[in-house]
Context: one part of a larger RNA
Molecule: small-subunit ribosomal RNA, central domain
Organism: Candidatus Wolfebacteria bacterium GW2011_GWC1_47_103
Parts: sequence; C1' cells; structure tokens
RNA sequence: UUGGGCGUAAAGAGAGAGCAGGAGGUUUGGUGCGUCUGUUGUUAAAUCCCACCGCUCAACGGUGGAACUGCAAUGGAUACGAUCAAACUAGAGGAUACUAGAGGUUACUGGAACACACGGUGUAGGGGUGAAAUCCGUUGAUAUCGUGUGGAACACCAAAGGCGAAGGCAUGUAACUGGAGUAUUCCUGACUCUGAGUCUCGAAAGCGUGGGGAGCAAAAAGGAUUAGAUACCCUUGUAGUCCACGCCGUAAAUGAUGUCUACUAGCUAUCGGAAGUAUCGACCCUUUCGGUGGCGAAGCUAACGCGUUAAGUAGACCGCCUGGGAAGUACGAGCGCAAGCUUAAAACUC
Repeated sequence: UUGGGCGUAAAGAGAGAGCAGGAGGUUUGGUGCGUCUGUUGUUAAAUCCCACCGCUCAACGGUGGAACUGCAAUGGAUACGAUCAAACUAGAGGAUACUAGAGGUUACUGGAACACACGGUGUAGGGGUGAAAUCCGUUGAUAUCGUGUGGAACACCAAAGGCGAAGGCAUGUAACUGGAGUAUUCCUGACUCUGAGUCUCGAAAGCGUGGGGAGCAAAAAGGAUUAGAUACCCUUGUAGUCCACGCCGUAAAUGAUGUCUACUAGCUAUCGGAAGUAUCGACCCUUUCGGUGGCGAAGCUAACGCGUUAAGUAGACCGCCUGGGAAGUACGAGCGCAAGCUUAAAACUC
C1' cells in the first nucleotide's frame, strides 16, 4: 500500500528473443463506443443535510426542499481516446556504395618457452629456503650441444584501443556466418516501444561418457616452521585444467546504475566514417555522424559524487524493496544423474 523508493543505506532479474497485455507519429473524413451536456422516468419510506413549525426548552416529532448514487430512454457536442476509411514521411525497416573490428563456428598452421626420450661433451654436485631438510645425482645428475616426440598457452604489436546482448573474445591463414557505422535520400509506409508467462544464451567450479595429459595443481604424502600448524614456505603429486558430445544455470554475472524515446553549457583525448580545405600525395585544419574515456555550466544528491554514455528534466513499459536476526533457511512444488538451483514462509527473538 490512492504513499515513498531501488549507484554506495532494503531494492534493477546475469543477458537477450518474444506471445498475451500496457503504451504509441503526422493529416483528413465518417461513426458517436468511451467522454461532456440537456430533458424524462426510476432510484419505497425512514435515516443524513437545510428552512420553517409543534410539544415551556431539548431530545423527539411535523411540513417542505435539497441530496443520495447510479440505471434506463431520448436530444445535443465531437476537442481528446476508440473504431472504420483514405493519405503522409520526421519513427521503424529495406535497397545501393563504402568502412572498421581479439564478434561466432570449423579446418589447417608458426615460433619462443616447457617437459620427456635418445645421442655427444663433461664431473661432483644439483635443487630448494629466511635458514634448512625431504628430493635428484658416480647405474653419471646439474650445465651445454644435437635429434626426435608431446601437450597447453600465444611475448612484442597492445592502447585510456576494438568487437559482442550479456557471459566473453587475441599466433597466422582460409572457408562459412551474425551484428554495427557512415554516405545517398532511392523504396515500404507506423510495420514502433516495452514485455507477466515462455523460449534461448550464460564465467569458473562441478557432473556423465570417451579421449588427452607438457606445465600448473584442490585432495593426498613427506620435509620444515611452530607451544601446536590438519596452514602460510619447500619436495612430490591425483582429480581437474585441454578436446568431443551431453548436463549444471550459478558469480562482487558490477557501471553494485533495467530497456526505449525526447530535451538540457562546454573543454579535451582517442577509435571508426563522411564532406570541405590543403597538398604532387599523405599528414594538418574546419564541419558533421557514430562509439570509448577524462574534466566540468545548470540541475540533482544525505553526502560521496553524477553531470548530452545523467544519478538532470519528462514520458512508456517491465522487474524489485518495505527494521535486524531466525533465512535465502524449513515445508511444499518444479528442475537436476548428483552437487544443488529456482520459488519461498512462520514461530521465536532484539
């Protein structure tokens, strides 16, 4: 609960597509459903309100009026909403021409590093730490050279940079493929916005089946440290990390800021485009459109801060909040192989 809010106090769903619903551009005409208005009928009486009157006053009562809230019929108005018809182009979409990009999927590919195997040289240490030890090494380690094999990740470029709805995306090449920006103003002609439910995507970890396994590394073991040390440090090391397919559906999934539209000073940097200017050409410079940042007028804010990428001024729609704990728990339900997730209380207590 007809109220106030949601960057940080409780509160924006992790993100999108979209059915219903809600909201909706400009012009003309019709209808007259909503809407406004007149008349009539009805809305029992009492009650309530107003005026006057009657009980000595009052309560109480009487008379009259108003009102009650609508409902129905009928007449009128037509701005707005609705609806029907016609039209428009400023929203939206398409076409054409360019442009940038780690956007996605698949296949192939390169070098450095690392590890292992084999071979050469070579000899007593190596490794590790605060210091050590466990550990490796005369069956020849460490170091160094050569050859081969393997898996994972891609230094520099690299940026306040780019792309993507979000999660996220980086060696190079090719194929397939999604989206975006700019310019022309050619086409369609409101086709739009939001979106309960629904569907899809969704880091890491985890799960299932089958592969793979270099490095790293939960668990585990040992060595140290310590009063203890189920840790921090060291030596090992299995799941896992990688691939394919299928689940899971959660994160400080954050900009802790829902999506869309319009309006409201600027300065500066940078990315992508266009026009003009300049030039042999390119840079520069000016204007403009779209992104990403920094600082700031007004305004807002409890303050911090935000400030044309708003947390300003307004509108449309959705989600969410309502003292702390109990508790994101119990129960029920749905989903899941499981782990668990989603939905979601109360007693009691302060």